[in-house]
Context: one part of a larger RNA
RNA sequence: AUCAUGUUAAGGAACUCUGCAAAAUGACUCCGUAACUUCGGGAUAAGGAGUGCCUCUAGGGGUGAAGAGCUUUGCGCUCUGAGCUGAAGGAGGCCGCAGUGAAAUGGCCCAGGCGACUGUUUAGCAAAAACACAGCACUCUGCAAAUUCGUGAGAAGACGUAUAGGGUGUGACGCCUGCCCGGUGCCGGAAGGUUAAAAGGAGGAGUUAACGUAAGUGAAGCCCCGAAUUGAAGCCCCGGUAAACGGCGGCCGUAACUAUAACGGUCCUAAGGUAGCGAAAUUCCUUGUCGGGUAAGUUCCGACCUGCACGAAUGGCGUAACGAUCUGGGCGCUGUCUCAAUGUGAUUCUCA
Numbered sequence: 001a002u003c004a005u006g007u008u009a010a011g012g013a014a015c016u017c018u019g020c021a022a023a024a025u026g027a028c029u030c031c032g033u034a035a036c037u038u039c040g041g042g043a044u045a046a047g048g049a050g051u052g053c054c055u056c057u058a059g060g061g062g063u064g065a066a067g068a069g070c071u072u073u074g075c076g077c078u079c080u081g082a083g084c085u086g087a088a089g090g091a092g093g094c095c096g097c098a099g100u101g102a103a104a105u106g107g108c109c110c111a112g113g114c115g116a117c118u119g120u121u122u123a124g125c126a127a128a129a130a131c132a133c134a135g136c137a138c139u140c141u142g143c144a145a146a147u148u149c150g151u152g153a154g155a156a157g158a159c160g161u162a163u164a165g166g167g168u169g170u171g172a173c174g175c176c177u178g179c180c181c182g183g184u185g186c187c188g189g190a191a192g193g194u195u196a197a198a199a200g201g202a203g204g205a206g207u208u209a210a211c212g213u214a215a216g217u218g219a220a221g222c223c224c225c226g227a228a229u230u231g232a233a234g235c236c237c238c239g240g241u242a243a244a245c246g247g248c249g250g251c252c253g254u255a256a257c258u259a260u261a262a263c264g265g266u267c268c269u270a271a272g273g274u275a276g277c278g279a280a281a282u283u284c285c286u287u288g289u290c291g292g293g294u295a296a297g298u299u300c301c302g303a304c305c306u307g308c309a310c311g312a313a314u315g316g317c318g319u320a321a322c323g324a325u326c327u328g329g330g331c332g333c334u335g336u337c338u339c340a341a342u343g344u345g346a347u348u349c350u351c352a
Base pairs, nucleotide, nucleotide: 001347002346003345004344005343006342007341008340010338011337014336019333027051028050029049030048031047036041038172052094053093054092055091056090057089061085062084063083067079068078069077070076095099107331108330109329110328111327112326113325114323115322119131120130135170136169137168138167139166140165141164147156148155149154173318174317175316176315178248179247180246183245184244185241186240187239188238189237192236193235194234198230199229203225204224206222207221210217211216249267250266251265252264253263276310277307288304289303290302291301292300
């Protein structure tokens, strides 16, 4: 010096990103216990008191000898109850600084965010507000089910049958969940348009028997190309559907102070954001403004609303209980600090 571990005057978070770490609390008995609440909780809430040993007293309870009665003679039943043991108490006394004398053994309270909860997770930097969850909703599936695995046979689903099984979203509970179907998707529809293979075969090309002096024409056959016409789903089209993917405006004017605008005008849209919440895990400007807490508060709590850019199952807003969660405050407590000192053990180093 480092590591580990004790102790410390006065102060007591002034330390620091943060009370990180440490200290403190701690057992049992008794008293006592708030808001809030889903009436279960909250709760060991909080906050207090007692605790050793000796003597005396009293003795709940436990065990149950001997005896008596009955008797089916049984290791039976009933009654009485000696002795032993001994809880919680009552009275008095004794000792120490200290009596749960060591060890083990919750610190507590207030307020808020998130997630209801117990649970799960990044084996080896993240345990969480992430995942899951019960509950809710939509959707598919009538059984040789849908869905999934396999080239297939076949298998799972399921030796189940819509109170079942699969998929998707949301996420206890309470109050609720507004408007838009124009786009995309899905479902339904079938009149018309478009449309494949296929069917069809008008017409055309090659070849050449024949005819012709020649130029050429050219049947049948073979072979090649091939128009019209017929032709499903799909798409176009017509409807439905948002707890499907998603979306949910602008400008101007107006009230007898001013300000503001219940009101009016106009443009655009499929429709223009309802309830609730709001500087928020969302607010750029921003340390917004006001109030609270502090001597002093970019954080925190309560409001306001000018929501850059909340908003209703991509759920909205609340919510008791819960949390090795995150944020702010307080009490207790302390070497975290003012500010350092010292002990013990180990290591390094130096000397012998």

Description: Predicted 3D model of a 352-nucleotide part of an RNA (large-subunit ribosomal RNA, domain IV) from Deltaproteobacteria bacterium TL4. Lineage of the source: Bacteria > delta/epsilon subdivisions > Deltaproteobacteria. Its mean pLDDT, the model's own confidence on a scale to 100, is 88. It matches the Rfam family "Bacterial large subunit ribosomal RNA". Rfam links the family to the GO terms structural constituent of ribosome and ribosome.